[in-house]
Model confidence (mean pLDDT): 84 of 100. c-di-GMP-I riboswitch aptamer from Ornithinibacillus bavariensis, 91 nucleotides, folded computationally. Its Rfam family is "c-di-GMP-I riboswitch aptamer". About the family: GEMM was predicted in a large-scale screen for bacterial structured RNA regulatory elements. Lineage of the source: Bacteria > Bacillota > Bacilli > Caryophanales > Ornithinibacillus.
RNA sequence: UGUUGAAAAAGGCAAACUAUUCGAAAGAGUAGGACGCAAAGCCGAGGAUCUAAGGUGCAUCAAGCAUGCCUAUGAUAGCCUAGCUGCCAAA
Numbered sequence: 001u002g003u004u005g006a007a008a009a010a011g012g013c014a015a016a017c018u019a020u021u022c023g024a025a026a027g028a029g030u031a032g033g034a035c036g037c038a039a040a041g042c043c044g045a046g047g048a049u050c051u052a053a054g055g056u057g058c059a060u061c062a063a064g065c066a067u068g069c070c071u072a073u074g075a076u077a078g079c080c081u082a083g084c085u086g087c088c089a090a091a
Stems, first nucleotide, its partner, number of pairs: 003090003012037002017032006035078001041084002045081003048076003054071002057069004
């Protein structure tokens, strides 16, 4: 330096759920809590998924800023890939 994660050690992160705050929602922050994780560190480029406030989009209509559909500029990163960085150990 590359590969690997069987055993070990030092540590790390923290799902569901609960409380509270923010948000139209999806979801997020904080505190508690541990299902799991060897990158469950960072990023958010490609895909995937969720939501639809807004929309000079479409349709319906009883005509009401009504309902449905579409739409990301919102979100997830603990769904996959790419990029960057990193602890310990083994051969």